Bacterial RNase P class A, 346 nucleotides, folded computationally. Rfam family: Bacterial RNase P class A. Gene Ontology terms of the family: tRNA processing, ribonuclease P activity and dimeric ribonuclease P complex. Rfam classes the family as a ribozyme. The prediction has a mean pLDDT of 76. The sequence was found by an Rfam model in a public genome assembly.
[in-house]
């Protein structure tokens, strides 16, 4: 060169007008003028966690939902990283729904004779019978009874450990000898999962993404949460009922029910936060610790946008609505890194 594999980066510039939100200026308030900021890697789906918030400062017990290799991460996670096992690749490297089938119940279409305490359809093998042939030793056909899971055929899967030998009427782990295999103990090595090597004893499929078992989480509602509503009437004011209480039962707390009235983005929650950026440490990583630094949308009918010119390789996917961690999901096109294969050349 060429073919691939993995992790990132960017997400048109640039200037002019002409709007719109916030914040200063700045006041009791507000308006205009001026200044300064103003989407995204997915701001999305909303599928997990967590924070905030109410409701007992959310309590017990069951059930219900979840989750499953091993360690470590972190506010948590079902989420990462790193390794174990197990599959793909010729490697880089990539996928893995990975407790338990010897507690128990279920289910294995079609096809097959039979689908898991039981199976002989064909074939093989002994006997008994009929007949045919006959060198009288047999030997071929047909019917029936019995052994046979070696062979064949059906199927995703046939009884479940292959080769070879020994065995037998024929044949099988039926029995040996190597290999394999799961599975107990021991030894080494690893924090572990587990992996290697030696020995017993074994041999009855899958399927738990059926039910169930076992560990281990798991209360409910969501920012239109929530601060937060006045009043007036009946009835109760000890109890009973009821309710809060969102599967249930304990346990705690609580007058109830119904009219009218204001309000319904006017204020708070609201953006300073497990933040963000650099640089140095720890860790293989996920991550994390120090130190300087910054402030980086807050609308509520809901900004963040139009128009113009001038270049380009002609611009995907799509926009906040309480905050973050993941995950999944769209994305033109451009660039950067390490790393594999192979070809040629030096």
């Nucleotide at each position: 060169g060429c073919a691939g594999u993995u992790c990132a980066u960017u997400a048109g510039a640039c200037g002019a007008c002409c709007g719109c939100u916030u914040g200063c200026c700045a006041u009791a308030a507000a308006a205009c003028a001026g200044c300064a900021a103003g989407a995204g890697g997915a701001a999305a789906g909303u599928c997990c966690g967590g924070g905030c918030a109410g409701c007992a400062u959310a309590g017990g017990a069951u059930a219900u939902g979840g989750c499953a290799g091993u360690u470590g991460u972190u506010a948590a996670c079902g989420g990462c990283a790193a390794c174990c096992g197990g599959g793909g690749g010729u490697a880089a490297c990539c996928c893995u729904a990975g407790g338990g089938a010897a507690a128990g119940u279920g289910c294995c279409a079609c096809a097959g004779a039979a689908a898991c305490a039981a199976a002989a359809c064909c074939g093989c093998c002994u006997g008994c019978u009929a007949g045919a042939u006959u060198u009288c030793g047999a030997u071929c056909u047909g019917g029936g009874a019995g052994g046979u899971a070696a062979g064949g055929g059906u199927g995703a899967a046939a009884u479940g450990a292959g080769u070879g030998g020994g065995g037998u009427a024929a044949g099988a782990g039926c029995c040996c000898a190597c290999a394999g295999c799961g599975u107990c103990a021991u030894a080494u090595g690893g924090c572990g999962a587990c992996a290697u090597a030696u020995g017993g004893a074994g041999a009855a499929g899958g399927u738990a993404a059926a039910c169930c078992c076992u560990g281990c989480c798991u209360g409910c509602u969501g920012c239109a949460a929530g601060g937060a509503g006045g009043u007036c009437a009946a009835c109760a004011u000890u109890a009973a009922a009821g309710a809060a209480c969102g599967a249930u039962c304990c346990g705690u707390u609580c007058g109830u029910u119904g009219g009218c009235c204001g309000g319904u983005a006017c204020c708070c929650g609201c953006u300073c936060g497990a933040u963000c950026c650099u640089a140095g440490g720890g860790g293989c990583a996920a991550c994390u610790c120090u130190a300087g630094g910054g402030c980086u949308a807050g609308a509520u009918a809901g900004a963040u946008g139009g128009u113009c010119g001038u270049c380009c390789u002609c611009g995907a996917c799509a926009a906040a609505a309480c905050c973050c961690g993941g995950c999944u999901u769209a994305u033109a096109g451009a660039u950067g890194a390490a790393c594999u294969g192979u070809c040629g050349a030096a």